[in-house]
RNA sequence: CAAAUUGGAAACUAGGGUUCCGGCUAUUGUGUAGUGACUGAUUCUGAACAUUACGUUUCAGUCGAUGUCUUCACUAGCGUCUGGUUCGAGAGUUUCCGGUCUCGCGCUUCUUCAUAAAAGCUUCUUUCAAACAGCGAGACUCCACGGAGGGAUAAAAGCCCGGGAGAU
Numbered sequence: 001c002a003a004a005u006u007g008g009a010a011a012c013u014a015g016g017g018u019u020c021c022g023g024c025u026a027u028u029g030u031g032u033a034g035u036g037a038c039u040g041a042u043u044c045u046g047a048a049c050a051u052u053a054c055g056u057u058u059c060a061g062u063c064g065a066u067g068u069c070u071u072c073a074c075u076a077g078c079g080u081c082u083g084g085u086u087c088g089a090g091a092g093u094u095u096c097c098g099g100u101c102u103c104g105c106g107c108u109u110c111u112u113c114a115u116a117a118a119a120g121c122u123u124c125u126u127u128c129a130a131a132c133a134g135c136g137a138g139a140c141u142c143c144a145c146g147g148a149g150g151g152a153u154a155a156a157a158g159c160c161c162g163g164g165a166g167a168u
Base pairs, nucleotide, nucleotide: 007097008096009095010094011093012092015087016086020084021083022081023078024077025076026075029074030073031072036069037068038067044061045060046059047058048057049055098141099140100139101138102137103136104135105134106121107120108119109118143163145166149161150160151159
């Protein structure tokens, strides 16, 4: 100076928003027979009282317009609502698979009088040459600063572009 590689999956978390559920708000939101509490115009009945007669009288019961609050449904808004559902890490966690190496047992080939040694054991391949059948255990699987912008979804993000640009 130049160029790479750093495997896969799942669950979860930090984090993220708002389709859905839940929560909150609505000053007059809408509600016609929605729930309950109060209000009580008015109607009727009875009694009392009063008058020569005609009741702007009183009491008790009854009907229950209207209005207020509550609750329910719908509608609109709020994620500056802890939540449920949901999205979710290369540089977060855990687990599993895979990979590399070592060891033990077994098997094959070569060699040998016979062992041992050597080479190999999914296929292709490799090998001087060839073949079967693999099993188990252990270790390792490191490091890693990072925009702006864009994209997806309802929406956003430590998601994706991206171990990118750039920096060291």
Guanidine-I riboswitch aptamer from a Burkholderiales bacterium, 168 nucleotides, folded computationally. Its Rfam family is "Guanidine-I riboswitch aptamer". About the family: This family represents a conserved RNA structure found upstream of the ykkC and yxkD genes in Bacillus subtilis and related genes in other bacteria. The organism belongs to Burkholderiales, within Bacteria.